[in-house]
Context: one part of a larger RNA
RNA sequence: GCCAGGGAGUGCAUAGGAGUGGCGAGCCGAAAGGCGCAGCGAAAGCGAGAGCGCGCAAGCAAUGAGGCGCGAGGUAUGAAAAUGCCCAAGUCACUCUUAUUCGACCCGAAGCCAUUGUGAACUACGCGCGACUAGGACGAAGCUAGGCUAACGCCUGGUGGAGGUCCGCAACCUGUCAUGGCAUGUCCUGUUGGGUGAGUUGCGGGUAGCGGCGAUAUACCAUUCGAACAUGGCAAUAGCGGGUCCCCUCUGAAGUAUCUUUAGGAUAGCCCUGGGGGAGCUUGCAUACGCGGUAGAGCUACCGAUUGUUUGAAAAGGUUCCGAAAGGUUCCAUCAAACUGUCAAACUCCGAAUGCGUAUGCUGCGUAGAUCCCGGGAGUCGGCGGGGCUGGGUAAGCUAGCCUCGCGAGACCGCAAAGACGGUGACUGGGGCUAAGGUCCCGAAAUCCUAGUUAAGUGUUCUGAAGGCAGAGAGAAUCUUAGACAGCUGGGAGGUAGGCUCAGAAGCAGCCAUCCUUCAAAAAACGCGUAAUAGCGUACCAGUUGAGGUUCUUUUUGCCCAAGAUAUACGGGGCUAAACUAGGUACCGAUACCCCAGUGUCGAGAGACAGGUAAGAGGGCGUGUGGCACGGCUAGAAGCAUGUCCGAGAGGACAUGUGGACCGUGCCGUUGAGAAAAUCCUGGU
Repeated sequence: GCCAGGGAGUGCAUAGGAGUGGCGAGCCGAAAGGCGCAGCGAAAGCGAGAGCGCGCAAGCAAUGAGGCGCGAGGUAUGAAAAUGCCCAAGUCACUCUUAUUCGACCCGAAGCCAUUGUGAACUACGCGCGACUAGGACGAAGCUAGGCUAACGCCUGGUGGAGGUCCGCAACCUGUCAUGGCAUGUCCUGUUGGGUGAGUUGCGGGUAGCGGCGAUAUACCAUUCGAACAUGGCAAUAGCGGGUCCCCUCUGAAGUAUCUUUAGGAUAGCCCUGGGGGAGCUUGCAUACGCGGUAGAGCUACCGAUUGUUUGAAAAGGUUCCGAAAGGUUCCAUCAAACUGUCAAACUCCGAAUGCGUAUGCUGCGUAGAUCCCGGGAGUCGGCGGGGCUGGGUAAGCUAGCCUCGCGAGACCGCAAAGACGGUGACUGGGGCUAAGGUCCCGAAAUCCUAGUUAAGUGUUCUGAAGGCAGAGAGAAUCUUAGACAGCUGGGAGGUAGGCUCAGAAGCAGCCAUCCUUCAAAAAACGCGUAAUAGCGUACCAGUUGAGGUUCUUUUUGCCCAAGAUAUACGGGGCUAAACUAGGUACCGAUACCCCAGUGUCGAGAGACAGGUAAGAGGGCGUGUGGCACGGCUAGAAGCAUGUCCGAGAGGACAUGUGGACCGUGCCGUUGAGAAAAUCCUGGU
């Protein structure tokens, strides 16, 4: 892991509610007594009937049980007016459900306390009796011989054998290191350290948990130590984690507010369900009348910021120049005006759309009972995504909010795959037609039609900047067979080298002027060039050629810009359309829509409805057992195995084989009553 068996909302008491039944102004109890039949008031205390109208169901109508309104009544307060509360159905039992007390649905802590409880066989440290420590080296004190000294004493040699001394792969102890080993052990191997000492070690014996022991590591005290273990209190507590067992039908949430809190609760909100009541409700649309200061816009309309120019003012500031000073003057700053150019969440002379309120009409819902009122049962209090609008942030698949639609709790089709995007809200079976999206092959359907664009595999279901390069279309203006544009051929002159300046200045360093003439045309010269000339082009003119050219505006396409980690990267193949733009027709394609048949819920019917987590409500299947009734079975019960059939399902029936003695059906009651999960428990394998 698998299989079998076991395995979690139970019981008592009390209280609320629903249903059923008995009796009923009473009910229950043996009784005491309990609940009810009267309330109001803090209390003293006082202490309840009168009607009239509306009106649901029903009914032809009149009427009209309940219901509602007004009035009357009781009481408290009050001078009164008036206001608050009240103004006749209960009680007992059973079943279900919820709450509270208890272990309270089951399992799970770490822990706290108790006991004349058990432990020092491990280990810590004392104690008693013992054991062990190869070999070698150094050579303290003391002693001694010789020498020296006035003496104390010193020197040299020897002897001696001290030491938490040295060397040491002896034993023994320990545990430094290794990119060591493996079957990963406080292991092994190698290596390092200690090795006469605070040494190592055997046996005996001592210290006990609010404690011992400790060369202190909070170490050790039997694989257990910031307080051992065993047993008990104990089913400790757990706002935390896991688990919690059959089916179908109907409805169907919340992740918000306040308080506590911050992994939890309570109340409200949202959901379910029962009752009352009996006719309106309406979140959507239109119109009308109001509310408003956002988007936008604007600012010589305030307020605050803000570009440039011009003019003016001045008592005061700084600064330039002149001046001995007085003073004048220039610029800046200041103020004012005019023109001009810009801004604002906490500016507004203005000002939408949407929004909000009220009314009317429509729409939708509602006698199959809505809105509303009363009761019972919950769950929810971590949300998340898209779109729109704000705040923070360079930004984020970021963060804090508001509105809305979704996922959550929503299947199906499309977007390659996909939680939220697009289509569309799934009772069951069958057929058809469409949506989004598609129609070359994978892969259902167009190798469809018309006109263009792209040459980059651009693109083909996500983007891409500033800037640069290259195409295509549209419009406008203008030139043009009296010949345009471009090319080619030729001309492109004279006064004059204009004047000045200058070493020079001749069209072409610079300054001034920029005329006249001849011409078809030709600048007092647009560029190159020279030291200055020269020289070469240009403007301009003619010829040649022969039909479109030039400029501007605008639309659109492609390329570069353009960087990511195994190997390209439209889903793939591939495609020059099977890409892109504009238009058209057909087809494919969902559980959508339509048709046929069927099931269920609600309803008298016509008919409407039937996605669903948490949750609520309803109806069923099945286990064991009791009672009553009825049956089966040795001509074969239960159980087991296989098959067939029935039912929407839980499940049921039948047949055959096996088996060899019990078993079932209906109704009523009862329950240790349904397992795949809990690192579940026990057994088997």

The part of an RNA shown here (large-subunit ribosomal RNA, domain II) has 685 nucleotides and comes from a Candidatus Martarchaeota archaeon. Rfam family: Archaeal large subunit ribosomal RNA. Rfam links the family to the GO terms ribosome and structural constituent of ribosome. Its mean pLDDT, the model's own confidence on a scale to 100, is 83.